[in-house]
RNA sequence: GCGGAGGGUCGGAUGGCCGCGGCCGGUCUCGGUCGAGGAAAGUCCGGACUCCAAGAAGCAACGGCGCCGGGUAACGCCCGGCCGGGGAAACCCGAGGGAAAGCGCCACAGAGAACAGACCGCCCCGCACGCCGGGGUAAGGGUGAAACGGUGGGGUAAGAGCCCACCGCGGGCCUGGCAACAGGACCGGCACGGCAAGCCCCGCCGGGAGCAAUGCCGAAUAGGGUUCCCGCGCACCAUGUGCAGGCCGCUUCAGCCGAGGGAUCCGGGUUGGCAGCUAGAGCGUUUCGGCAACGGAACGCCCAGAGGAAUGGUCAUCCAAAGGGCUGCAAAGCCCUGGGACAGAAUCCGGCUUAUAGACCGUCCGCGCGC
Repeated sequence: GCGGAGGGUCGGAUGGCCGCGGCCGGUCUCGGUCGAGGAAAGUCCGGACUCCAAGAAGCAACGGCGCCGGGUAACGCCCGGCCGGGGAAACCCGAGGGAAAGCGCCACAGAGAACAGACCGCCCCGCACGCCGGGGUAAGGGUGAAACGGUGGGGUAAGAGCCCACCGCGGGCCUGGCAACAGGACCGGCACGGCAAGCCCCGCCGGGAGCAAUGCCGAAUAGGGUUCCCGCGCACCAUGUGCAGGCCGCUUCAGCCGAGGGAUCCGGGUUGGCAGCUAGAGCGUUUCGGCAACGGAACGCCCAGAGGAAUGGUCAUCCAAAGGGCUGCAAAGCCCUGGGACAGAAUCCGGCUUAUAGACCGUCCGCGCGC
């Protein structure tokens, strides 16, 4: 210098003027102070908090998680490692327990797809000698994601773990490691295909709902209830009956109606007010322990609070992006235009995921050149 891998930070700056919201002070419209994010987003995990349910434990069912060790309040998150796969490497990817408990499935192609299987080929036998029949053979070919261990040798009619060596597989043992696991020698004798993002088995975890949670205050009006007062024609003990009364000005008959009003307190609930509400698993710097995630200590800081919801506009200067022009051999400088990614709090934290113009800072790998 070129190519590549993997982290981190910022994501316009300063000032003037005019506005908006919270709080504080002053007191009649003034001053002070604070005022979005790294994702405030998706609401996908884990919690705090609140209410509801529930005697405790176990079992069953259902749901989730799943290599090992560590971190954490907790996690399905993070860190370190192991194994498998990819890459020359830095590094990247992996729903990564169990398929010798059982069931199920394995498309197409192929003769045969799981208690195997003769299509071609090979070998043996038979004759009717043919594009023949019978038998043996999983070594060779072909199909497939996958063909019932692989390679080589012996062996054989041809073959075959039939036998042997190495590899693989399985078993216990030894060594290293906390462990996952790795390495080694020995034995076995090929018995055991894949899928558990199919059922299932094993281990661990899990009550439900969510700040529109929930608690407090609570006017007026109309319902409900307690107590008191007034009223409730006459007769009978009476809720009933008869008579009187009303509907209906009067009479008769029939039908129907025939008890409420006021005060007081209580309870529920709507509009509304207050709390919950933001000082916290908080942030920054230094330092100590740790490979790290993270933890401890010291010092410093206060950083929207909220309710359908403020966080904005404009001007100037500067910083980058982009376009153009001028000067200059070039590096570069100057001028003009121009305009700022994704987005946006709503109880609060820890994560994950997704979106993000552009700028900056480290680390590592490979190749080339120079010293």
Record summary
Predicted 3D model of a 371-nucleotide RNA (Bacterial RNase P class A) from a Pseudomonadota bacterium. The RNAcentral record of the sequence draws on ENA. A source record names the gene rnpB. The prediction has a mean pLDDT of 76.